[in-house]
Molecule: transfer RNA
Organism: uncultured Clostridia bacterium
RNA sequence: GCCGUUGUAGCUUAGUUGGUAGAGCAGCGGAUUCGUAACCCGAAGGUCGGCAGUUCGAUUCUGCCCAAUGGCG
Numbered sequence: 001g002c003c004g005u006u007g008u009a010g011c012u013u014a015g016u017u018g019g020u021a022g023a024g025c026a027g028c029g030g031a032u033u034c035g036u037a038a039c040c041c042g043a044a045g046g047u048c049g050g051c052a053g054u055u056c057g058a059u060u061c062u063g064c065c066c067a068a069u070g071g072c073g
Base pairs, nucleotide, nucleotide: 001072002071003070004069005068006067007066010025011024012023013022019056028042029041030040049065050064051063052062053061
């Protein structure tokens, strides 16, 4: 340099023939316990890597960039 794959909550990730994003763990509050852990209950936490385009509507489709990673040279 060329061809791909991936990017979603603090971490691991699900999701979509385009229709207002969910889970587990961690953290927080509560219940239980003499107390801690485990178990149980609850709430919170996300401009879906960035910028444009298409669309009534984009995490999803298109283009360019950024980062990580695989192959070829």